This is a predicted structure of a 99-nucleotide RNA (TPP riboswitch aptamer (THI element)) from Roseicyclus sp. Its Rfam family is "TPP riboswitch aptamer (THI element)". A reference for the family is Rodionov et al. (2002), "Comparative genomics of thiamin biosynthesis in procaryotes. New genes and regulatory mechanisms", J Biol Chem. Rfam's curators write: Vitamin B(1) in its active form thiamin pyrophosphate (TPP) is an essential coenzyme that is synthesised by coupling of pyrimidine and thiazole moieties in bacteria.
C1' cells in the first nucleotide's frame, strides 16, 4: 500500500518440567549456577476465561527423538475447564494478516 480488528472495566482460570555441577541436609528434601523446550520452568511475569488444545483427566497411555523430560507426534471431531458489565459512526494512532 491493501485487508483486517473491542484496544475498555471489573472479576475468574492455569502451568511452571527435565539433565548437569556446587552449598545445606544425609530418609524425603531445601537453595544456588548452568544446559534444553517453551508465551511461561516461581515471574509484581506469562498464558487463557465458552467463538474456550490456556490447563485438567485418561496416562506411570502409544510411536519416535533425547544426556534427560509431555521434547515431538498420536491419542483429540475424547471426556472436562474459568464471564459478567459496557461498547461496536468516522478519523488519528495502535495490533494482526498478506504483497
Nucleotide at each position: 500500500g491493501c485487508a483486517u480488528u473491542g484496544u475498555g472495566a471489573c472479576a475468574g482460570g492455569g502451568g511452571c518440567g527435565u539433565c548437569c555441577g556446587g552449598g545445606c541436609a544425609a530418609c524425603c528434601g531445601c537453595u544456588u549456577g548452568g544446559g534444553c523446550u517453551g508465551a511461561g520452568a516461581a515471574g509484581c511475569a506469562c498464558c487463557c476465561u465458552u467463538u474456550g488444545a490456556a490447563c485438567c483427566u485418561g496416562a506411570a497411555c502409544c510411536a519416535g527423538a533425547u544426556c534427560a523430560u509431555g521434547c515431538u507426534g498420536g491419542c483429540g471431531u475424547a471426556g472436562g475447564g474459568a464471564g459478567u458489565c459496557c461498547g461496536u459512526g468516522a478519523c488519528c494512532g495502535g495490533g494482526u494478516g498478506c504483497a